[in-house]
RNA sequence: CCUUUAGCUCAACAGGUAAGAGCAGCGGACUCAUAAUCCGAAGGUUGCAGGUUCAAGCCCUGCAAGGCC
Numbered sequence: 001c002c003u004u005u006a007g008c009u010c011a012a013c014a015g016g017u018a019a020g021a022g023c024a025g026c027g028g029a030c031u032c033a034u035a036a037u038c039c040g041a042a043g044g045u046u047g048c049a050g051g052u053u054c055a056a057g058c059c060c061u062g063c064a065a066g067g068c069c
Stems, first nucleotide, its partner, number of pairs: 001067004007023004016054001026040004047063005
């Protein structure tokens, strides 16, 4: 100095709709069966604790973990 958001990989472009996607897992369709493919639902106290604000994933402070010099 950078990063930390779902089990994993990442969005959310510099505050404003109800935080999303892919993969994995789960249920279903298809198949003799499995895979592939298609459909569906579920899954998050946004690292932790405070602060600012009508409103914070986003801004500020401290702490923690990881990475680079």

Transfer RNA from uncultured Alistipes sp., 69 nucleotides, folded computationally. Its Rfam family is "tRNA". Rfam classes the family as a transfer RNA. Rfam describes the family as follows. Transfer RNA (tRNA) molecules are approximately 80 nucleotides in length. Their secondary structure includes four short double-helical elements and three loops (D, anti-codon, and T loops). Further hydrogen bonds mediate the characteristic L-shaped molecular structure. tRNAs have two regions of fundamental functional importance: the anti-codon, which is responsible for specific mRNA codon recognition, and the 3' end, to which the tRNAs corresponding amino acid is attached (by aminoacyl-tRNA synthetases). tRNAs cope with the degeneracy of the genetic code in two manners: having more than one tRNA (with a specific anti-codon) for a particular amino acid; and 'wobble' base-pairing, i.e. permitting non-standard base-pairing at the 3rd anti-codon position. Model confidence (mean pLDDT): 83 of 100. The sequence is in RNAcentral, with records from MGnify.